Model confidence (mean pLDDT): 82 of 100. The RNA shown here (transfer RNA) has 73 nucleotides and comes from a Patescibacteria group bacterium. It matches the Rfam family "tRNA".
[in-house]
RNA sequence: GCGCUCGUAGCUCAGUGGAUAGAGCGUCCGGUUGCGGUCCGGGAGGUCGCUGGUUCGAGUCCAGCCGAGCGCG
Numbered sequence: 001g002c003g004c005u006c007g008u009a010g011c012u013c014a015g016u017g018g019a020u021a022g023a024g025c026g027u028c029c030g031g032u033u034g035c036g037g038u039c040c041g042g043g044a045g046g047u048c049g050c051u052g053g054u055u056c057g058a059g060u061c062c063a064g065c066c067g068a069g070c071g072c073g
Base pairs, nucleotide, nucleotide: 001072002071003070004069005068006067007066010025011024012023013022018056027043028042029041030040031039049065050064051063052062053061
């Protein structure tokens, strides 16, 4: 330099172009307990890597960048 895959919550990841973007773990509050753990209930937490484009509508499709991984040279 070229090709492919990927980028969504603190972590690991879901999410046929459609309405308020979700789960598990973690975290916080409460219940349970003598305390803690387990268990139960509830909450907070997201510019969906960035910028444009297509569309009535984009996390999803397209382009260019940036970053990560793999392969080729």